This is a predicted structure of a 540-nucleotide part of an RNA (small-subunit ribosomal RNA, 5' domain) from a Blastocatellia bacterium. Rfam family: Bacterial small subunit ribosomal RNA. Gene Ontology terms of the family: ribosome and structural constituent of ribosome.

Context: one part of a larger RNA
RNA sequence: GAAUCAACGCUGGCGGCGUGCCUAACACAUGCAAGUCGAACGCGAAAGUCCCUUCGGGGAUGAUUAGAGUGGCGUCCGGGUGAGUAACACGUGGGUAAUCUGCCUUCGGGUGGGGAAUAACAUCUCGAAAGAGAUGCUAAUACCGCAUAAUGCAGCGGCACCUAAUGGUGAAUGGUUGUUAAAGCGGGGGAUCGCAAGACCUCGCGCCUGAAGAAGAGCCUGCGGCCGAUUAGCUAGUUGGUGAGGUAAUGGCUCACCAAGGCUCCGAUCGGUAGCUGGUCUGAGAGGACGGCCAGCCACACUGGCACUGACACACGGGCCAGACUCCUACGGGAGGCAGCAGUGGGGAAUUUUGGGCAAUGGGCGCAAGCCUGACCCAGCAACGCCGCGUGAGGGAGGAAAUCCUUCGGGAUGUAAACCUCGCAAGCAGGGGAAGAGAGCUUUCAUUCUAAUACAGUGAAAGUCCGACGGUACCCUGCGUAAGCCACGGCUAACUACGUGCCAGCAGCCGCGGUAAUACGUAGGUGGCAAGCGUUGUUC
Repeated sequence: GAAUCAACGCUGGCGGCGUGCCUAACACAUGCAAGUCGAACGCGAAAGUCCCUUCGGGGAUGAUUAGAGUGGCGUCCGGGUGAGUAACACGUGGGUAAUCUGCCUUCGGGUGGGGAAUAACAUCUCGAAAGAGAUGCUAAUACCGCAUAAUGCAGCGGCACCUAAUGGUGAAUGGUUGUUAAAGCGGGGGAUCGCAAGACCUCGCGCCUGAAGAAGAGCCUGCGGCCGAUUAGCUAGUUGGUGAGGUAAUGGCUCACCAAGGCUCCGAUCGGUAGCUGGUCUGAGAGGACGGCCAGCCACACUGGCACUGACACACGGGCCAGACUCCUACGGGAGGCAGCAGUGGGGAAUUUUGGGCAAUGGGCGCAAGCCUGACCCAGCAACGCCGCGUGAGGGAGGAAAUCCUUCGGGAUGUAAACCUCGCAAGCAGGGGAAGAGAGCUUUCAUUCUAAUACAGUGAAAGUCCGACGGUACCCUGCGUAAGCCACGGCUAACUACGUGCCAGCAGCCGCGGUAAUACGUAGGUGGCAAGCGUUGUUC
């Protein structure tokens, strides 16, 4: 000098864009942060209103309701934190002929026919509660057989090509044997059948099976990036083999047996420290330091362990066990997990609102309307940072007053003020007033599908509806407000007076102060920067 997630002192007008617990991965009151689907399924209130009434009650509507339950999808994303980790964790380049993949896209084939339950509900029992149990009833896209089935899977047996190899690819070799599936729901309809429901036809959404794609994930591997030798030896599933188990998959991943190996001064092992990277800061560069915000990956979710479900978890707002802690209790037993967003206590030099909205972007569910979304978009607080603007501009005396200095003549503050002309960031008042909004819905038209002018899809037009920010930004008119901090001995731009008298004090280094201190304190003046200025910490 530059930089900073900064803090402290003095001061403080505005705006835009950012940033904001670096410490206790300390403990947490309260609210919210993951739901959704009635176009999968059965059940199903109440208030209110109206009617009847034997005054006990009953009926209709409310109600295609609210609601809980079964079922599906999601909850594995998004959000937080950096504790652990020196590791294939990360970065980069490969491998997977050792693998998996819900939703999405493309292509092929199919969706037949049955059965038995169960929650909700009702009745009852136990319990303080959390909750649990018994009996009875019922539905499904829930569950279970059966049928059918291949280019699926498994066994047996050939051909061609490729591969170091277990193997891979291909040719309809259409070889052969065995085995494996499904679910319906909604809209519309002319003829035909049917008492009707419907069959039937058609459109859409689903379901099953196979092949491919996209995107994602698992595993393996070369190379790369900290410190310590005042850590020199380390290792028993250890190193390898055979076999088996396990996994989507290779593998001591696990197990049985066998062998005795494996790593290491090119630093093993041990100890310390640490999430890694894109990048950031500095520097002419080489390098050094760092890894906050943003983005990618990893790890974690009170501590430790474990599995279940599922396409994917060993699962932050799921489960079980153990532990510590907190809370409730009728003492028998239960409940909980902010390193989500706010917020509280504590720690600390130090870090914000228990705000608004789903209008936009994105996500989940849903045919859709829509619902949910502390992701996100906004607002609030903080000069914490960067950037921009303003606090006026021009004229105005050999120069007012006042203050300071003085050789008492004068000099300085100083065109500074007053005064004249001009102009008006912010704010207030009055008036106008956005972009950010393309979707959805309704109607009409065209077109595709179709037996169909119906339904549905696609496109176009018209209408309607939706903005948190916000009556904000911005525009016009009137009134109208705002400068400090540090330094002045040299380094280093800027000097005098008074006070003090090695005292009080200053100080980054050299050093000032003991009676004329440009170095202490105050004043005037001057210099520097400026809504900041200085100090301290840290990095180069």
The RNAcentral record of the full RNA draws on ENA.